[in-house]
Molecule: Lysine riboswitch aptamer
Organism: Tepidanaerobacter sp. GT38
RNA sequence: AGUUGGGGUAGAGGCGCGAUUGACCAUUAGUAGAUUUGCGGAGGCAGGGGAAGCCGAUUAAGCAAAUUAAAAGGGGUCGUCGCCGAAGCAUGGUUUUCCCCCAAAAACCAUGCUGGGCUUAUACCGAACAGGUAUAAGACUGUCACCGGUAUUUUACCCCGGUGGAGUGCUACUUCAGAA
Numbered sequence: 001a002g003u004u005g006g007g008g009u010a011g012a013g014g015c016g017c018g019a020u021u022g023a024c025c026a027u028u029a030g031u032a033g034a035u036u037u038g039c040g041g042a043g044g045c046a047g048g049g050g051a052a053g054c055c056g057a058u059u060a061a062g063c064a065a066a067u068u069a070a071a072a073g074g075g076g077u078c079g080u081c082g083c084c085g086a087a088g089c090a091u092g093g094u095u096u097u098c099c100c101c102c103a104a105a106a107a108c109c110a111u112g113c114u115g116g117g118c119u120u121a122u123a124c125c126g127a128a129c130a131g132g133u134a135u136a137a138g139a140c141u142g143u144c145a146c147c148g149g150u151a152u153u154u155u156a157c158c159c160c161g162g163u164g165g166a167g168u169g170c171u172a173c174u175u176c177a178g179a180a
Base pairs, nucleotide, nucleotide: 003178004177005176006175007174008173009172010171011170014084016083017082018081019080020079022078023077024076025075033068034067035066036065037064038063039062043055044054045053047102048101049100050099087114088113089112090111091110092109093108094107095106096105097104115141116140118138119137120136121135122134123133124132125131143165144164145163146162147161148160149159
């Protein structure tokens, strides 16, 4: 100097990932709800069930008409922030939301899968033809390994092509230990 294993730090992939009590816009929607009128005629009350309570002949549920009339979630743009297992999903568990149970939603933990974005198909969520999630296929892309070629006096690096793998990866620096 190189090599093997462990640790630490910093980075790269690009229509890159996620968040946002931020601003604007479209959609949700002339929908839900409210009021009035008519029909109706005893029930009704948040996803389902139970308990309790409340409303209802001073007219319930439901239907129709007229008037009025949203919001949340999801989406787009701009800005800001955190980042590169970024993040997402599956299974299980705990907690919260409700008086109880189931369901649903959110947060956290454990295990496992996925390198990344795009397109198409199917299924689910969703008001949606927006979008999201999962699976499969397709080409693309970054990275590493192997093979071939170019370049070079030679080798290595660079560049091109092919095949394949996975992020517990890859690159750079640094540190500890071992062998020779």